Predicted 3D model of a 60-nucleotide RNA (Fluoride riboswitch aptamer (crcB RNA motif)) from an Acidimicrobiaceae bacterium. The coordinates come from a structure-prediction model, not an experiment, and the mean pLDDT is 83. NCBI's taxonomy places the organism under Bacteria, Bacillati, Actinomycetota, Acidimicrobiia, Acidimicrobiaceae.
[in-house]
RNA sequence: GUCGGCCUCGGCGAUGGAGCUCGCCACAUGCGCCGCCAGGCUGAUGGCUCCUACCAGAAU
Repeated sequence: GUCGGCCUCGGCGAUGGAGCUCGCCACAUGCGCCGCCAGGCUGAUGGCUCCUACCAGAAU
């Protein structure tokens, strides 16, 4: 210096917060899609539940 394993602490899973759970990463993981450009599209979850914001419809 490189590779592998174990442990601890942590980070991450396209737009906010929390609980549970799953997975990934070890300074790396991760930072959506379409379009030549201009521009356009979906979603607040990795998954489940709740809250907040936004959108659509209905009722009072």